[in-house]
The RNA shown here (transfer RNA) has 71 nucleotides and comes from a Verrucomicrobiales bacterium.
């Protein structure tokens, strides 16, 4: 330099055009004599900038970071 994968909550991770699931951790509440366990509940500018669209995590272009392959 060329090609490809990935970037979503503190962490892991689904979601392939219509207001983003789940788990762990954390906060609050219930329960308990006190705890633990269990149950309920809360937490997302979807890496950034622009474009297409009535509508973008999703499609298109560019940039950044990261991993791999080729040279």
């Nucleotide at each position: 330099g060329g090609c490809g994968g990935g970037g979503u909550a503190g962490c892991c991770a689904a979601g392939u055009g219509g207001u983003a699931a789940g788990g762990c951790a954390g906060g609050g509440c219930u329960c308990u004599g006190c705890a633990a366990a269990a149950g309920c509940u809360c937490u997302a500018u979807c890496a950034c900038c622009g474009g297409u669209u009535c509508g973008a995590u999703u499609c298109c272009g560019g940039u950044c970071c990261u991993c791999g392959c080729c040279u």
Background:
NCBI's taxonomy places the organism under Bacteria, Pseudomonadati, Verrucomicrobiota, Verrucomicrobiia, Verrucomicrobiales.